[in-house]
Molecule: SAM riboswitch aptamer (S box leader)
Organism: soil metagenome
RNA sequence: CUCAUCCAGAGGAGCAGAGGGAACGGCCCGUUGAAGCUCCAGCAACCCCCCGACGACGUCGACGGGAAGGUGCUAAUGCCGACAGCAAUCGUGCUGGACGAUGAG
Numbered sequence: 001c002u003c004a005u006c007c008a009g010a011g012g013a014g015c016a017g018a019g020g021g022a023a024c025g026g027c028c029c030g031u032u033g034a035a036g037c038u039c040c041a042g043c044a045a046c047c048c049c050c051c052g053a054c055g056a057c058g059u060c061g062a063c064g065g066g067a068a069g070g071u072g073c074u075a076a077u078g079c080c081g082a083c084a085g086c087a088a089u090c091g092u093g094c095u096g097g098a099c100g101a102u103g104a105g
Base pairs, nucleotide, nucleotide: 001105002104003103004102005101006100011040012039013038014037015036019029020028021027024081025080026079041074042073043072046070047069049066050065051064052063054061055060078099083096084095085094086093087092
């Protein structure tokens, strides 16, 4: 840089000690213990691998299942909004974008 996904799912212990939820505004979490580190457990199915059935058949493609390995993840929709458009039973709903995260290349 490109592509895909982001309203589902899944936490305990030890060390530590005041911050954390990306950034801004809100709102929330936190001494009934935040960040970080370690161990164990789990979730998921992006990659790898295995099985089934299909098309083509050197290899590959879409579908369903599994989960040993590589990542990732385990408060709240990516916590909500922030920009644009549409609608409205108006300080709300929907769609898209931006930014971000994760994976693969």